[in-house]
């Protein structure tokens, strides 16, 4: 110097003008009040309250504020407890958290020359079900080509010959042996390699894969070693399944209080009325209080005219229909932020000091103007000149993650390669 991998900050600065909003403090006029004070009286002065123009420092939109994908807080609602089913979430270990599908470490496969990356990583001998096409054969499978033996045959070659014939090579047919070679797929039923066969093959040997034992290391998920067995039934569970751990809903328009208005509306179903103990049941902090519940005891009951039926008054429940859309609260101090130190490979966790960092309600955090800074382009020999205004984007209950989106600038720290010393 070129190429690559991680990680981290930044995405303007000062200064002037003008304008908007938050708590916080102060507050004129005007209003209302007075048991004070002056006045005959009206009223004035003080006082207390209430309103709010101005005034005064401080603060005011992101690393993702976005996506609504996850965990929670908080609110409401449901749930007797548990355990189970359905239907869902996560899946190697260990460790962080408040918890998560997050987040650090470490193991295991996968990729890369490597610094790194990625992993939907439990279970195929619990059952089910797929592997198309190609191929002989897609899981206790199989013979297209090919080797190989035996045999039959050819006006076939060649040799050799006692001329019967025999041996070798070539092609055909058939029988039989073979799964090492080649072929077809994504993937061939273990790999190299040796011996040994007629040719071959774990049928045998060695090592290397597998399974089983046992020891070592590790906290484990692994990992490493001796021994030992010729040992084979592959792949998908991001197929269905099966195991292991977990999982109520709803959401700030969630809620709470306040202030006004409507129509004590209508309609269907049910319940059956009265006092007095008494029991159960729902509300209530308690005192009490609904429900004509239930029971005993007295008494009593609208109209029909009667073992019932219907009204009216109360309650329940469901339906339909009207008012109100107005103010406060929830609402910003928090699993908070920085800084130092200690522990811990890390992620984080203690401890100690120090800060207060939007709360808006139809939505507030603005708009100009100058000078400079990065950035980019033209002009130029240069010095300088002139131009552009340069990502991604707006809090809305908070908070911890993931995920997407980003012009441009900085900082460390790794890793290949070139050169020169």
């Nucleotide at each position: 110097c070129c190429a690559g991998c991680c990680g981290g900050c930044u995405g303007g600065a000062c200064g002037g003008u003008c304008g908007c909003u938050g708590a916080c403090g102060c507050a004129a006029c005007u209003c209302g009040u007075u048991u004070u004070c002056c006045g005959c009286a009206a009223g004035g002065a003080g006082g207390c309250g209430g309103c709010a123009a101005g005034c005064g420092g401080c603060g005011g939109a992101g690393g993702a504020a976005a996506g609504u994908c996850c965990g929670g807080g908080c609110u409401c609602c449901a749930u007797g407890g548990a355990c189970g089913a359905a239907c869902g979430g996560u899946g190697g270990c260990g460790g962080c958290u408040a918890a998560c599908g997050g987040c650090c470490g470490c193991c295991g496969g996968g990729g890369g020359u490597g610094a790194c990356c990625c992993u939907a990583g439990a279970g195929a001998c619990a059952g089910u079900g797929c592997c198309a096409c190609a191929g002989a054969a897609a899981a206790c499978a199989g013979a297209c080509c090919g080797c190989c033996u035996a045999u039959g045959g050819u006006c076939a070659a060649g040799u050799c010959u006692u001329c019967g014939g025999g041996c070798u090579u070539a092609c055909c047919g058939c029988a039989g042996g073979u799964a090492a070679g080649g072929g077809u797929g994504a993937a061939a039923c273990g790999g190299u390699g040796g011996a040994g066969u007629a040719a071959g093959a774990g049928a045998c040997c060695a090592c290397c894969g597998c399974g089983c034992u046992u020891c070592c290391g590790g906290c484990a998920a692994c990992g490493g070693a001796a021994g030992u067995g010729g040992c084979a039934c592959g792949g998908c569970a991001a197929a269905c399944c099966u195991c292991a751990c977990u999982g109520g809903g709803a959401g700030u328009a969630a809620g709470a209080c306040c202030a006004a208005a409507u129509a004590g509306g209508a309609g269907u179903g049910g319940g059956c009325g009265c006092g007095c103990g008494g029991c159960g049941u729902g509300g209530g902090c308690a005192a009490c209080u609904g429900c004509g519940g239930c029971c005993g005891c007295g008494g009593a009951g609208c109209u029909g005219g009667u073992u019932c039926a219907g009204g009216c008054c109360c309650u329940c429940a469901c339906u339909c229909g009207g008012g109100u859309u107005g103010g406060u609260u929830g609402c910003u101090c928090g699993a908070g932020g920085u800084g130092c130190g200690a522990c811990g490979c890390a992620a984080g966790u203690c401890g100690c000091a120090u800060c207060c960092c939007a709360g808006a309600c139809g939505a507030a955090u603005g708009a100009c103007c100058g000078u400079c800074g990065c950035g980019g382009g033209g002009c130029g020999c240069a010095a300088g000149c002139c131009c552009c205004a340069g990502a991604c984007a707006a809090a809305a209950c908070c908070c911890g993650g993931c995920u997407u989106a980003c012009a441009g600038g900085c900082c460390g720290g790794c890793u290949g390669g070139c050169a020169a010393a």
This is a predicted structure of a 421-nucleotide RNA (Bacterial RNase P class A) from a Hyphomicrobiaceae bacterium. The organism belongs to Hyphomicrobiaceae, within Bacteria. Rfam family: Bacterial RNase P class A. Rfam classes the family as a ribozyme. The coordinates come from a structure-prediction model, not an experiment, and the mean pLDDT is 76.